Small-subunit ribosomal RNA, 5' domain from an uncultured bacterium, 510 nucleotides, folded computationally.
The coordinates come from a structure-prediction model, not an experiment, and the mean pLDDT is 82.
[in-house]
Context: one part of a larger RNA
RNA sequence: GAACGAACGCUGGCGGCGUGGCUAAGACAUGCAAGUCGAACGGACCUGUUAAUUUAUUAGCAGGUUAGUGGCGAAAGGGUGAGUAAUGGAUAGGUAACGUGCCCUGUGCUCUGGGAUAGCCAUCCGAAAGGGUGGGUAAUACCGGAUGAUAUCACCGGCUGACGGGUUGGUGAUCAAAGAUUUAUCGGCGCAGGAGCGGCCUAUCUCCUAUCAGCUAGUUGGUGAGGUAACGGCCCACCAAGGCGAAGACGGGUAGCGGGACUGAGAGGUUGGCCCGCCACAUCGGAACUGAGAUACUGUCCGGACCCCCACGGGGGGCUGCAGUAACGGAUAUUGGGCAAUGGGCGAAAGCCUGACCCAGCGACGCCGCGUGCGGGAGGAAGCCCUUCGGGGUGUAAACCGCUGUCAGGGACGUGAAAGUCCACUUCGGUGGAUUGAUCUAACCCAAAGGAAGUCACGGCUAACUCUGUGCCAGCAGCCGCGGUAAGACAGAGGUGGCUAGCGUUGUUC
Repeated sequence: GAACGAACGCUGGCGGCGUGGCUAAGACAUGCAAGUCGAACGGACCUGUUAAUUUAUUAGCAGGUUAGUGGCGAAAGGGUGAGUAAUGGAUAGGUAACGUGCCCUGUGCUCUGGGAUAGCCAUCCGAAAGGGUGGGUAAUACCGGAUGAUAUCACCGGCUGACGGGUUGGUGAUCAAAGAUUUAUCGGCGCAGGAGCGGCCUAUCUCCUAUCAGCUAGUUGGUGAGGUAACGGCCCACCAAGGCGAAGACGGGUAGCGGGACUGAGAGGUUGGCCCGCCACAUCGGAACUGAGAUACUGUCCGGACCCCCACGGGGGGCUGCAGUAACGGAUAUUGGGCAAUGGGCGAAAGCCUGACCCAGCGACGCCGCGUGCGGGAGGAAGCCCUUCGGGGUGUAAACCGCUGUCAGGGACGUGAAAGUCCACUUCGGUGGAUUGAUCUAACCCAAAGGAAGUCACGGCUAACUCUGUGCCAGCAGCCGCGGUAAGACAGAGGUGGCUAGCGUUGUUC
């Protein structure tokens, strides 16, 4: 000098864009953060209407709401960096060793039966959470049967290849399905391919420490069996005795990694907050289930710690989501608005949900922009300071005269962010009409210089000087050093210099 997720002191007008718990991965009151589909299903309730009569009921139709069964989603999005020095990351490859819901393309199917079970009714237990028994009901829920190949497996051949294998033919075995509605679509099943996404493998690189020198028995390899979507000591039985290491094994410490960021002429050094990619974690430890996908932040089970309710028998909980609370700390924000836009889930759609997101609020925390007026105005008012008492400085500064109206203030037509949705027409490309804004913006008009300047320094480094007070005291200080009676270094005042809505100090990095 530059930089900062900064803090502290003094000061503080406006706006735009960013940014804001770095400490206790310590504990959390409260609200919200994942639902949706009635065009899968049987009910329940409500409304309208038609018919019948028994005149307040029954039956049908239509519409609405919906607890439950069922489907899809809940593995994404959002948070944090505890752990991890390699089961991670980066780069370049491999998978002839693999998977894939939704999406796209192609192709072939979608036949025929059955038994249950929630809801519901009855009853019982329990303080509650919740649960038991009996009856009875539906499905795109569940289970049989049929069909089924270019699928999988087995067997037998042909051709081909350097082994593994490739290709082709035949035979046998095995495995599917579901319907809905507004009748035109949407679905369901098998197979093949694609896209995107993922699993696994290899090489190279990836902090400090030798005051860590030897480490290793599933250890290294083989055979066989198991397991997995898949390779593999991944697991197991047996066999062999290997494997790693001064090019640093093993141990200890520290740490998420990268794109990047800061600094620097560069080489390099430092760093990884915000944004993007990957990884890991979800009170601590362990485990699997479901599923295309999890060993699952707001799922399940077990154990620990902690907290809450309780009728003492037993239950419930997990903010490292958004706000917010106390605590910690030098220190870090609102228990805000909206789904209008972008994106996501579900749905045929209308739409619903979305603390993702878009906005607003708070903080000079940072960067950038603007303003606090402009022109004239005395050999120069007053006040204050200095003085050699002559004068000098503050100083065109003020007053005074003329002007302007940015910003802030008051009033205020509209427009835009529109891409969407609905309706009509259509040559299917579009056209026309209607409608949708949380939030932000303000042309124009009004008034008035009015509402808007501080902070640090002035001995040298280093731009900027005098007076008074103090008297090695009080104090200053980044270094050198000032202060013991004339202090340009302390304190105050006047003046001056620097920067300016900031200025200075502290901390950290180069």